[in-house]
RNA sequence: UCCUCAGUAGCUCAAUGGCAGAGCACUCGGCUGUUAACCGAGGGGUUGUAGGUUCGAGUCCCACCUGAGGAG
Numbered sequence: 001u002c003c004u005c006a007g008u009a010g011c012u013c014a015a016u017g018g019c020a021g022a023g024c025a026c027u028c029g030g031c032u033g034u035u036a037a038c039c040g041a042g043g044g045g046u047u048g049u050a051g052g053u054u055c056g057a058g059u060c061c062c063a064c065c066u067g068a069g070g071a072g
Stems, first nucleotide, its partner, number of pairs: 001071007010024004018055001026042005048064002051061002
């Protein structure tokens, strides 16, 4: 320098172009003599950045940034 893949909640990951979710974690409540476990509820998101296409973009296109792998 070039190629491929990845970037979404605190963490691990989902999401046919049509309201962004789950598990764990966190908070509150229930249960229990207490804790743990279990059950229920709740909070938490500029979907890496900036543009473009579209009635509508996490998703498609372009350029960057970061990380991983590969070629020379």